Background:
Predicted 3D model of an 83-nucleotide RNA (c-di-GMP-I riboswitch aptamer) from Paenibacillus agricola. Lineage of the source: Bacteria > Bacilli > Caryophanales > Paenibacillaceae > Paenibacillus. Its Rfam family is "c-di-GMP-I riboswitch aptamer". About the family: GEMM was predicted in a large-scale screen for bacterial structured RNA regulatory elements.
RNA sequence: AUUCGAUAAUAGCAAACUUGUUGAAAGGCAAGGACGCAAAGCAAUGGACCUAAUGAGGAAUCUAUGGUCGCCAUGCUACCGAA
Numbered sequence: 001a002u003u004c005g006a007u008a009a010u011a012g013c014a015a016a017c018u019u020g021u022u023g024a025a026a027g028g029c030a031a032g033g034a035c036g037c038a039a040a041g042c043a044a045u046g047g048a049c050c051u052a053a054u055g056a057g058g059a060a061u062c063u064a065u066g067g068u069c070g071c072c073a074u075g076c077u078a079c080c081g082a083a
Stems, first nucleotide, its partner, number of pairs: 004081002012037002017032006035070001041076003045073003048068003055062002
């Protein structure tokens, strides 16, 4: 240095739920709260999933240009160091 990851140390994030706020919705943001997380740090690039305002349609429904990185890959970056 790379791989790897302890019932180590130090620091960190924060699911469900509640309240407020924002949004057409999915969802986001803030506060509380901890189920978990060794990249649960960053990026929607590929897949997957959610929503369907708009558009199409007689209707059923379809549609991402809206989202989710705490679904999986991928790219970039990072703390610690037992085996």